[in-house]
């Protein structure tokens, strides 16, 4: 020290008041902006991650048949009781192929929101000034970028240590 293996950590933020029966979602100020790239520093320029969606490949798993406990919803019904289709438990008895269902793993494909002036410079939609504009799904006694959930999750990536070489 170039390249390579393996492992460790780190890896998304932001609120108050007003009305009202109720609203951190209306309304008035506010406050927030992952990861790489860019001759100068970016929520709004390029790309990427995460939701989401669609098929493909790989293993995995699971009687989907029989009977039987329990739950709770629908309907007959005053109740009990029967019936429907689901959920969870442990049994038997058939397979180990195939279709079919789940979920997880690869990797592709698609969706995926927003910015402009001026001023300084060699260079900046990236800085400074000013004006502006976005923000996924679900759920919530009233409509969410900011409250609650998926998420103690994933993830773009950053550190930094061994091993191995020279």
């Nucleotide at each position: 020290c170039a390249a390579g293996u393996u492992c460790u950590u780190c890896g998304g933020g932001g609120u108050c008041a007003g009305u009202g029966a109720a609203a951190a979602u209306c309304u008035g100020a506010g406050c927030c902006g992952g990861c790489g790239g860019u001759u100068a520093a970016a929520g709004u320029c390029c790309g990427c991650g995460a939701c989401c969606c669609g098929g493909g490949g790989c293993a995995u798993c699971g009687a989907u048949g029989c009977a039987g406990a329990a739950a709770a919803a629908c309907a007959g019904u005053u109740a009990a009781c029967u019936g429907u289709a689901u959920u969870u438990c442990g049994g038997c008895u058939a397979g180990u192929a195939a279709a079919c269902g789940a979920g997880g793993c690869c990797a592709c494909g698609g969706u995926u929101g927003a910015u402009c002036u001026g001023g300084u410079g060699a260079a900046a939609c990236u800085c400074c000034a000013g004006a502006a504009c976005c923000g996924a799904c679900g759920g919530u006694u009233a409509a969410a970028g900011u409250c609650c959930g998926g998420a103690u999750g994933g993830g773009a990536g950053a550190a930094g240590a061994a091993c191995g070489g020279u």
Molecule: FMN riboswitch aptamer (RFN element)
Organism: Microbacteriaceae bacterium